[in-house]
RNA sequence: UCUGCCCCGGCGGGAGAGCCCGGGCCGCUCGUGGAUCUCCACGGUCGGACCGGCGCCGAAGGAGAAACCGCCCCGGAAACUCUCAGGUCCCAGGACCGCGGGGGCGAG
Numbered sequence: 001u002c003u004g005c006c007c008c009g010g011c012g013g014g015a016g017a018g019c020c021c022g023g024g025c026c027g028c029u030c031g032u033g034g035a036u037c038u039c040c041a042c043g044g045u046c047g048g049a050c051c052g053g054c055g056c057c058g059a060a061g062g063a064g065a066a067a068c069c070g071c072c073c074c075g076g077a078a079a080c081u082c083u084c085a086g087g088u089c090c091c092a093g094g095a096c097c098g099c100g101g102g103g104g105c106g107a108g
Stems, first nucleotide, its partner, number of pairs: 002108002004105005010099004018054001020053004025048003029044006055088003061084001062082003068076003
């Protein structure tokens, strides 16, 4: 100095699934009534976030009786399976892939 393995973080890419139902809250606007100097109450439409229900997704994490692997008693374990968590406009997150950076280990 190069190669092999592991760890950390940086940049880029990165899928799937409700235009569902209900609730109260907030905002815009309309109508009615009251009050009187711009406020209150009720109702309607639209929108937003939140909460609950049901459905759905599966690529953080988690779990599995598991394809497969091993030193084969037993153990490890997937992009498979399950959906506890998570997700279901955007943002965020995101297994995995690529690029380059830092550190460690061992051998040549």
Model confidence (mean pLDDT): 76 of 100. The RNA shown here (Glycine riboswitch aptamer) has 108 nucleotides and comes from an uncultured Alphaproteobacteria bacterium. Rfam family: Glycine riboswitch aptamer. Rfam describes the family as follows. This family represents the bacterial glycine riboswitch.